Notes:
This is a predicted structure of a 75-nucleotide RNA (transfer RNA) from a Betaproteobacteria bacterium. Rfam family: tRNA. It is annotated as a transfer RNA. The prediction has a mean pLDDT of 85. NCBI's taxonomy places the organism under Bacteria, Pseudomonadati, Pseudomonadota, Betaproteobacteria.

[in-house]
RNA sequence: UGCCGCUUAGCUCAGGAGUAGAGCAGUCGGUUGAUAACCGACAGGCCGCUGGUGCGAAUCCAGCAGCGGCGACCA
Numbered sequence: 001u002g003c004c005g006c007u008u009a010g011c012u013c014a015g016g017a018g019u020a021g022a023g024c025a026g027u028c029g030g031u032u033g034a035u036a037a038c039c040g041a042c043a044g045g046c047c048g049c050u051g052g053u054g055c056g057a058a059u060c061c062a063g064c065a066g067c068g069g070c071g072a073c074c075a
Base pairs, nucleotide, nucleotide: 001071002070003069004068005067006066007065010024011023012022013021018055026042027041028040029039030038048064049063050062051061052060
């Protein structure tokens, strides 16, 4: 320096134009002699950032940033 992929809840990840979700973790309750497990409820989000397209963008497009991979270059 080039190409490709990824970025969504605290963590791991779905979802790829029309109400943002799951598992785990957390909180509360049920259950138990008690704990774990189990069951239920609740809470938790700038969908990386800035623009664009569009009636409507997490989703499509562009740029930027971060992470990863593969090259190139140097040694």